Predicted 3D model of a 73-nucleotide RNA (transfer RNA) from a Blastocatellia bacterium. Its Rfam family is "tRNA". By type it is a transfer RNA. RNAcentral holds the sequence, with entries from ENA and MGnify. Its mean pLDDT, the model's own confidence on a scale to 100, is 80.
RNA sequence: GGGGAUGUAGCAAAGCGGCCAAUGCACCUGGUUGUCGACCAGGCUAUCGAGGGUUCGAGUCCCUUCAUCCCCG
Numbered sequence: 001g002g003g004g005a006u007g008u009a010g011c012a013a014a015g016c017g018g019c020c021a022a023u024g025c026a027c028c029u030g031g032u033u034g035u036c037g038a039c040c041a042g043g044c045u046a047u048c049g050a051g052g053g054u055u056c057g058a059g060u061c062c063c064u065u066c067a068u069c070c071c072c073g
Base pairs, nucleotide, nucleotide: 001072002071003070004069005068006067007066010025011024012023018056027043028042029041030040031039049065050064051063052062053061
C1' cells in the first nucleotide's frame, strides 16, 4: 500500500428499514436473613465508534473517516 472482519449500557451480547433498542452479569432501593451470600420485588444505565447521504422512517442500506484484529504484498 491492497483486501476482509468487528465496533450497540460498567462488562458480555441480540437486534430481516417500522424500535420512544432485547437479554444476562454488574450496580442501586426495598423484602427476607442474627450478618454475608443466595432468593424475591422494583429500579438505573446506550441519540448504536465519528461525520455525511438515501428514505415517510436507518443500529440495519450507501459514502467518507477512526480504532482493534486477520490476510496479501